Predicted 3D model of a 321-nucleotide part of an RNA (large-subunit ribosomal RNA, domain IV) from uncultured Pelagophyceae. Taxonomically the source falls in Pelagophyceae (Eukaryota, Sar, Stramenopiles, Ochrophyta). Model confidence (mean pLDDT): 84 of 100. It matches the Rfam family "Bacterial large subunit ribosomal RNA".
[in-house]
Context: one part of a larger RNA
């Protein structure tokens, strides 16, 4: 010096990205228990008290329990094992799963919702095929996509892309069939080459539907007895111009926005405001009890994290033999 332990005056997070690490709490019996709530919980909430040995009494079959009293220690859950607690937000409902060996999470899954395909020789999948799974199942089945408990809800747009449907019309390949023309050959019938025309499919065009399909959801100007604002009006464009909600958000550039709270002091956090660079409704929106080795902030307890270091033990490193 390194590692592992133990102890520390006064202070007690001033350390630090961050209480990381450590300390504190801890068992059992008993009193007591807020807020919210899906009435199940939250809850071991929180906050308190007690705990040894012996004697007597009561109860009890005994163990034990209760009451009264006695004794002793610095210390009685005498060692070891053994929750720190509270409050406010975000996200995900939950238990669960995951990057074996840098990521455990807000990612995946989930019950539930919805769309779509599927009438059975099912759809779908594997295989060249035979055949097999689906399934010894039958639409309350099975396959695929998206969202993700529950509660309140889920607005407008089918112009583009996709999907579905579809009577006619237009367009559309090789091949085939038919017809015509020209050429070659041949005495002729004929054979043959080339060209042209007509007929013949799906598809595409066209038409219609469809957004819990992929997706999208405006601009300018004017306007009310001070000013400001703009219910209102005009105009251009569009398939339609963002509804309800929420909102400096895990989304806000400007930005440390403005106001309030918390602090002596806060780019943090919480509550509002709305001028949303660039919120927004199953690419789900907004709430939400419980849950979380999740993320952020605050209070309390506690401490060598720190002010500011120190001592001891053990092991190693190092030096000498």
């Nucleotide at each position: 010096c390194u590692a592992u332990a133990u102890a520390a005056a006064a202070g007690g997070a001033a350390c630090u990205c961050g209480g990381c690490a450590a300390a504190a709490u801890c068992a059992c019996u008993u009193u007591g228990u807020a807020u919210c709530c899906u009435u199940g919980g939250u809850a071991g909430a929180a906050a308190g008290a007690g705990u040894a040995a012996c004697u007597u009494u009561a109860u009890u079959u005994u163990u034990g329990u209760a009451a009264a009293g006695u004794u002793g220690u610095c210390a009685u859950a005498a060692a070891a094992u053994u929750g720190g607690a509270a409050g406010a937000a975000g996200u995900a409902c939950c238990u669960g799963u995951u990057u074996a060996a840098c990521a455990a999470a807000a990612a995946c899954a989930c019950a539930a919702g919805u769309c779509u395909c599927u009438g059975c020789a099912a759809a779908u999948u594997c295989g060249u095929a035979a055949g097999a799974a689906g399934a010894u199942g039958u639409a309350u089945u099975g396959g695929g996509g998206c969202u993700g408990a529950c509660a309140u809800c889920u607005g407008c747009c089918c112009g583009g892309u996709g999907c579905u449907g579809a009577a006619a019309a237009g367009u559309u390949a090789a091949g085939a069939a038919a017809a015509a023309a020209a050429g070659g050959u041949u005495u002729u019938u004929g054979c043959u080459u080339u060209u042209u025309u007509u007929u013949u499919a799906u598809g595409c065009u066209c038409c219609a539907g469809u957004a819990a399909a992929c997706g999208g959801c405006g601009g300018u100007u004017u306007u009310a007895a001070c000013u400001c604002u703009g219910a209102a009006a005009a105009u251009c464009c569009u398939a339609a111009g963002g509804u309800a909600g929420c909102g400096a958000a895990g989304u806000a550039c400007c930005u440390u926005g403005u106001c309030g709270g918390c602090u002596a002091a806060u780019u943090a956090c919480c509550g509002a405001c709305u001028u949303g660079c660039a919120u927004g409704a199953a690419u789900g929106a907004u709430g939400u009890a419980a849950u979380a080795a999740c993320u952020u902030c605050u209070u309390u307890a506690c401490u060598g994290u720190c002010u500011c270091u120190u001592a001891u033990a053990u092991a190693g490193a190092c030096u000498u033999a």